RNAcentral holds the full RNA, with entries from SILVA. The part of an RNA shown here (small-subunit ribosomal RNA, 3' major domain) has 475 nucleotides and comes from Hibiscus mutabilis.
[in-house]
Context: one part of a larger RNA
RNA sequence: UGACGAGGGCCCGCACAAGCAGUGGAGCAUGUGGUUUAAUUCGGUGCAAAGCAAAAAACCUUACCAGGGCUUGACAUGCCGCGAAUCCUCUUGAAAGAGAGGGGUGCCUUUAGGAACGUGGACACAGGUGGUGCAUGGCUGUCGUCAGCUCUUGUCGUAAGGUGUUGGGUUAAGUCCUGCAACGAGCACAACCCUCGUGUUUAGUUGCCACCAUUGAGUUUGGAACCCUGAGCAGACUACCGGUGAUAAGCUGGAGGAAGGUGAGGAUGACGUCAAGUCAUCAUGCCCCUUAUGCCCUGGGUGAUACACGUGCUACAAUGGAUGGGACAAAGGGUUCGAUCCCACGAGGGUGAGCUAACUCCAAAAACCCAUCCUCAGUUCGAAUUGCAGGCUGCAACUCGCCUGCAUGAAGCCAAAAUCGCUAGUAAUCGUCGGCCAUCCAUACGGCGGUGAAUUCAUUCUUGGGCCUUGUACA
Numbered sequence: 001u002g003a004c005g006a007g008g009g010c011c012c013g014c015a016c017a018a019g020c021a022g023u024g025g026a027g028c029a030u031g032u033g034g035u036u037u038a039a040u041u042c043g044g045u046g047c048a049a050a051g052c053a054a055a056a057a058a059c060c061u062u063a064c065c066a067g068g069g070c071u072u073g074a075c076a077u078g079c080c081g082c083g084a085a086u087c088c089u090c091u092u093g094a095a096a097g098a099g100a101g102g103g104g105u106g107c108c109u110u111u112a113g114g115a116a117c118g119u120g121g122a123c124a125c126a127g128g129u130g131g132u133g134c135a136u137g138g139c140u141g142u143c144g145u146c147a148g149c150u151c152u153u154g155u156c157g158u159a160a161g162g163u164g165u166u167g168g169g170u171u172a173a174g175u176c177c178u179g180c181a182a183c184g185a186g187c188a189c190a191a192c193c194c195u196c197g198u199g200u201u202u203a204g205u206u207g208c209c210a211c212c213a214u215u216g217a218g219u220u221u222g223g224a225a226c227c228c229u230g231a232g233c234a235g236a237c238u239a240c241c242g243g244u245g246a247u248a249a250g251c252u253g254g255a256g257g258a259a260g261g262u263g264a265g266g267a268u269g270a271c272g273u274c275a276a277g278u279c280a281u282c283a284u285g286c287c288c289c290u291u292a293u294g295c296c297c298u299g300g301g302u303g304a305u306a307c308a309c310g311u312g313c314u315a316c317a318a319u320g321g322a323u324g325g326g327a328c329a330a331a332g333g334g335u336u337c338g339a340u341c342c343c344a345c346g347a348g349g350g351u352g353a354g355c356u357a358a359c360u361c362c363a364a365a366a367a368c369c370c371a372u373c374c375u376c377a378g379u380u381c382g383a384a385u386u387g388c389a390g391g392c393u394g395c396a397a398c399u400c401g402c403c404u405g406c407a408u409g410a411a412g413c414c415a416a417a418a419u420c421g422c423u424a425g426u427a428a429u430c431g432u433c434g435g436c437c438a439u440c441c442a443u444a445c446g447g448c449g450g451u452g453a454a455u456u457c458a459u460u461c462u463u464g465g466g467c468c469u470u471g472u473a474c475a
């Protein structure tokens, strides 16, 4: 100087407390461990692995296994020979491939040849999702959006180092004020950026409709006010007032205001820590394989299943379930969307208008409201499981897809020890869209809006962190 301490002081955080809703018990979905297996490819393992990499495993993906094949190779450059290339048919084979036959010549050109493509040969080489993340780059997680981490010059100390950065106040903040052997500066903080919230200017089509007419309908004439959309500007700065404070920084109350003390949310992550993660995104040193640890193909596996763990979905019901009727979004995507009409109980099939989109389509929002039934039951709760019959995608749904109808109707009556999230348009609850995508195992992930709470006495305790101080046989 650090690190550590069931040492001390000050302070902060959904850290406790106060509340709300969960997990842990049930069924299922999904990931992991273990076990099994020819293979169940590999990585990730407290927080910070486990709906993770994977924003889609039937084939492909695919790296694994079995079998069938290839050896200058699926891919690149260089040399030589032949043939332009593309195409068609047959045999064999699970396919990859192997064998045979047919047709057919183009472009440039100095008639030597060349370009592109195919094929054969020899060698340099290719190739490796093989090893090492403890050889590395790059990228990422974490402490932590915590308020810290440092430097120049000066000065103190023999030196390691100190000071500055400590003290008194204050702040979300090493934020600011003040004092001081320090004076300044840098990286973080804050601000600058994006979205939302208010007004105004401008622009009015595909959006809007107060006035003028009009229609089944903002449909048409018309309008530019309103709404909305896009762009620009304004606005919030403790600016104003009272109190308090050291005539400071600030704190507290008020006014005005759409918004008030960081207005709300996002992006943004200092010096460093964990030899943290990744050689399987990529790149790369060294080592290893080279008729195989490379390459092609078919089938299988990654989907197994006594069990254990994590993350979720659905429930156990009456604040509910069922049937009928009625209302209100936002955001997004689309010539891979699909209206309308017909057929089907339905999934779906046929038809194919419209829209390259404020125009058309996905599209029905659902919780909600009204009416009726159910009346506390393992039930008109709950939906697993199983049987039968179908539909769709796709060469192909057996292993192993999704969806529909009928039948079946398990467990489950609120959950022990323990434990997680959340402070406001939040939790809870309700639907909706997107990416990936032939289809889809999505109950996942990422957005969007609708309805919309309770509680915070306080910092004693638990936990993590910051600053100062103290002890140390630790470095």
Base pairs, nucleotide, nucleotide: 001475002474003472004471005470007469008468009467010466011465012464013463015459019422020421022419023418026314027313028312029311030310031309032308033307034305035304043052064300065299066298067297068296069295070294073125077124078123079121080120081119082118083117087102088101089100090099091098092097107114108113127289128288130287131286132285136283137282138278139277140276141274143272148187149186150185151184153182154163155162156161167178168177169176193266194265195264196263198234199233200232201231202230203229204228208223209222213220237260240254241253242252243251244250303441320374321373322372323371324370325369326368332362333361334360337354341350342349343348381412386407387406388405389404390403391402392401428451429450430449431448432447433446434445
The prediction has a mean pLDDT of 82. The organism belongs to Hibiscus, within Eukaryota. It matches the Rfam family "Bacterial small subunit ribosomal RNA".